Model confidence (mean pLDDT): 82 of 100. Transfer RNA from an uncultured Clostridia bacterium, 73 nucleotides, folded computationally. Its Rfam family is "tRNA". The family's RNA type in Rfam is transfer RNA. The sequence was found in a public genome assembly.
[in-house]
RNA sequence: GCCAAUAUAGCUCAGUUGGUAGAGCAACAGAUUCGUAACCUGUAGGUCGGCGGUCCGAUUCCGCCUAUUGGCU
Repeated sequence: GCCAAUAUAGCUCAGUUGGUAGAGCAACAGAUUCGUAACCUGUAGGUCGGCGGUCCGAUUCCGCCUAUUGGCU
C1' cells in the first nucleotide's frame, strides 16, 4: 500500500425480509442465615463507534471517517 472482518449495558456477547434492544456475569436492594458465602426474587444501567444519505420510520440498507483484529504484498 491492497483486501476483509469487527465496533450494541461496567465485562463477554445475542439481536435480519427495516417498525420504540435482550441474555449471562458484575453492581444495588430484598428474602434466607447468629453472621458471611452460596441459592432465590427484584431493580437500575444503552441517544447501538462518529458524520452524512435513502426511507413515513435505520442498531439493521448505502457512502465516508475513526479504532481494533486478520490476510496479502